């Protein structure tokens, strides 16, 4: 890489380096950036996907407080993440509406765990 399923409207930044682009993508907005971005490394936070630890009288089982466990806690590990809804749009439906165009919902794409070849 390929496919599957689960989520993307919350939430969380200093310090070095380095120096021009940058925010996946053609394309269009819009917005971050020499009052130093992106990127990397330090540290710290955030969440809570999986693994660990505790609780579980939801529920089912068991002779047994044996056993699975929904679901709560914690944050020890394994990842991610820390500008803006995934920055928006875009294609497709439906609803508005004379028209630009708004609104909802959905497909594609992406991004992140799990997990299977």
């Nucleotide at each position: 890489c390929a496919c599957u399923u689960a989520u993307c409207a919350a939430g969380a930044a200093a310090g070095g380096c380095u120096g021009a682009g940058g925010g996946a993508u053609a394309u269009g907005g819009c917005c971050c950036u020499g009052c130093g971005a992106c990127g990397c490394c330090u540290u710290g936070a955030c969440a809570a996907c999986c693994u660990g630890u505790c609780c579980a009288g939801a529920a089912c089982u068991u002779a047994a407080c044996u056993g699975u466990g929904a679901g709560g806690a914690u944050a020890a590990g394994g990842u991610g993440u820390c500008a803006a809804u995934u920055c928006c749009a875009a294609c497709c439906u439906u609803g508005c509406a004379u028209u630009a165009g708004c609104a909802a919902g959905g497909a594609u794409a992406g991004a992140u765990a799990a997990g299977u070849c």
A computed fold for a 117-nucleotide RNA from a Saprospirales bacterium, annotated as SAM riboswitch aptamer (S box leader). Rfam family: SAM riboswitch aptamer (S box leader). From the family's description: The SAM riboswitch is found upstream of a number of genes which code for proteins involved in methionine or cysteine biosynthesis in Gram-positive bacteria. The sequence was found by an Rfam model in a public genome assembly. The source organism's lineage runs through Bacteria, Pseudomonadati, Bacteroidota, Saprospiria and Saprospirales.